[in-house]
Context: one part of a larger RNA
């Protein structure tokens, strides 16, 4: 100097506490272990691995394993030969291949030959998702969005350092303010940026308000609202009173759509963990070269005594069925989205108007709202499981897809020790929609709105962190 302390002081934080709803009990989903197994392809492993990589595993994907081809290869660049390519037939095979006929001749041009293209030989290569993230780049996680980390020049100190970076206040903040052997300066912190809440200028068309129409296509007007871009104000401790050291600031008030960082977002210092990735990509080094490269069909990655992690649906009456009617945001559609109207009890079929979209479509929002039934029961809960009968996608749904009828109706009657997450339009509850994608194993992950709580006494305790300071058999 630093680290560590079952030291000491101050401070923070959904860290306790005060609340709410969960996990842990049950059943399916899904991830990982273990096991199995020809393979169960690889990696990730306390917080910081486990619905993670994987925004989609039936073929592909694929990287694994059987079996079945090739060997200058699937792929690039160079010689040589040969033969336009393309194309059509047959034979074996599971395919991939192998073999075997058979038509057929184009562009350029100095008539030598050239470019593409295919086949055929030699070889440099050519390929490796083979090793090593403990040789690396770039990328990421984590402490932590904590408020730290440093640097010039001076000043002390033999020096290793120190000092500014400390002490009083004060902040979310090394933010500010004041004092000070320190004055200045970096990279953080704020602010510049994005969206959301307000008012206004401006622009109105597919969007709005009228109007005209068997209330259908439509037609004509308007720019008051709404919305929808586009520019501009406006929130700055600005103003009052109070406290403070007349200082930074901190209470409390008025004005406003919003008041003290207005609310999210994006934005991540120095550094740490040999932290994760050589399977995204790139790249030293080693390996491999009739193979650890390359194709192909089948299978696996989906296996199953069991352990764990994250989910979703549950146990009901603040609930379940059922009829009626209501109200969003924000995506996406041409290889698409698909109305309308027939058929089907339905999944879904068949028509195919409109729309490259404020115009047309997916699209029905659900909860809730107002009525019947159900009356505490393993039930009109609660849906797993089986069965059997159909739809769709796609070359194929047997391993191993999704959805529908009907039948069948498991365990669950609130969950031990334990343990997460949340502070306001959040937590809980309801529901839309994206992307990946033929289909879909999505309950998953990404924004989206509806409805809409309860607690916070306070820092004693637990956990983590910051600054000061005291100790040390640490380095």
């Nucleotide at each position: 100097u630093g680290a560590c302390a079952a030291g000491g002081g101050c401070c923070c934080a959904c860290a306790c506490a005060a609340g709410u709803g969960g996990u842990g009990g049950a059943g399916c989903a899904u991830g990982u272990g273990g096991u199995u197994u020809a393979a169960u392809u690889c990696g990730a492993u306390g917080c910081a691995a486990a619905g993670c990589g994987a925004a989609g595993a039936a073929c592909c994907u694929u990287a694994c394993c059987a079996g079945g081809a090739c060997u200058u290869g699937a792929c690039a660049u160079g010689c040589c030969a040969c033969g336009a390519a393309u194309c059509c037939u047959c034979u074996u095979g599971a395919a991939a291949g192998a073999g075997a006929g058979g038509g057929g001749u184009g562009c350029c041009u100095u008539c030598a030959g050239g470019a593409a293209c295919g086949c055929g030989g030699a070889c440099a290569c050519g390929a490796g998702u083979g090793g090593u993230g403990c040789a690396u780049g770039g990328c990421u996680g984590u402490c932590g969005u904590c408020a730290g980390c440093u640097c010039g020049u001076g000043c002390c100190g033999u020096a290793a350092g120190g000092u500014g970076u400390u002490a009083g206040g004060u902040u979310a903040a090394g933010u500010c303010c004041c004092a000070c052997a320190a004055c200045a300066a970096g990279c953080g912190c704020a602010a510049c940026c994005c969206u959301c809440u307000u008012g206004u200028u401006u622009a109105g068309u597919u969007g709005c308000c009228a109007u005209c129409u068997u209330u259908g296509a439509u037609u004509u007007g308007g720019a008051a609202c709404c919305c929808u871009g586009a520019g501009c104000a406006g929130a700055c401790u600005g103003u009052c009173g109070g406290u403070g050291a007349u200082a930074a600031g901190c209470c409390a008030g008025a004005u406003g759509a919003a008041g003290g960082u207005g609310a999210g977002g994006a934005u991540g210092a120095c550094a740490u963990c040999a932290a994760g990735u050589c399977a995204u990509c790139a790249c030293g080094c080693c390996c491999c070269u009739u193979a650890u490269g390359c194709c192909c069909u089948a299978c696996g990655u989906g296996a199953c005594a069991c352990a764990c992690g994250u989910g979703c649906u549950a146990c009901a009456a603040u609930g379940g069925c059922u009829a009626g009617g209501a109200c969003a945001a924000a995506g996406g559609g041409u290889c698409g989205c698909a109305a309308u109207c027939c058929c089907g009890c339905g999944a879904g079929g068949g028509u195919g108007a409109g729309c490259u979209a404020a115009c047309c479509c997916c699209a029905a929002a659900a909860a809730g709202c107002c009525g019947u039934c159900c009356u505490c029961a393993a039930u009109u809960c609660g849906g797993a499981u089986u069965g059997u009968a159909g739809g769709c996608u796609g070359c194929a749904a047997c391993u191993c897809g999704c959805c529908u009828g009907c039948a069948u109706g498991a365990a669950g009657c609130c969950a031990g020790a334990a343990u997460c997450a949340c502070u306001a339009a959040u937590a809980a509850u309801u529901g839309a929609c994206g992307g990946u994608c033929a289909g879909c194993c999505a309950u998953a992950c990404g924004g989206c709105a509806g409805u809409g709580a309860a607690u916070u006494c306070a820092u004693u305790c637990u956990c983590g962190g910051g600054c000061c300071u005291u100790g040390u058999a640490c380095a």
A computed fold for a 475-nucleotide part of an RNA from Quercus parvula, annotated as small-subunit ribosomal RNA, 3' major domain. The RNAcentral record of the full RNA draws on SILVA. The organism belongs to Quercus, within Eukaryota. The prediction has a mean pLDDT of 81. It matches the Rfam family "Bacterial small subunit ribosomal RNA".